Annotation:
Transfer RNA from Coemansia erecta, 72 nucleotides, folded computationally. The same sequence occurs in records of 5 taxa. Model confidence (mean pLDDT): 82 of 100. It matches the Rfam family "tRNA". The family's RNA type in Rfam is transfer RNA. The RNAcentral record of the sequence draws on ENA and Rfam.

């Protein structure tokens, strides 16, 4: 140098045009002599970054970054 892939809460992951959700975890409560288990609730991201296009964007289009991966 060229070419794919990936970048969503602390983690791992869904959401492919109508103002984000699952799972563990975390925090409260019930249940325990306590702990775990199990049941209920709650907190927590505006979606790497910037820019167009839509009425409307995580989602389409362009650039920039970062990883990973392939070819020179």
């Nucleotide at each position: 140098g060229g070419g794919g892939a990936u970048u969503u809460g602390g983690c791992g992951c869904a959401g492919u045009g109508g103002u984000a959700g699952c799972g563990c975890g975390u925090c409260c409560g019930c249940u325990u002599u306590g702990c775990a288990u199990g049941c209920g609730g709650a907190a927590g991201g505006c979606c790497g970054g910037g820019g167009g296009a839509u009425c409307g964007a995580a989602a389409c289009c362009c650039c920039c970054a970062a990883u990973c991966u392939c070819c020179a």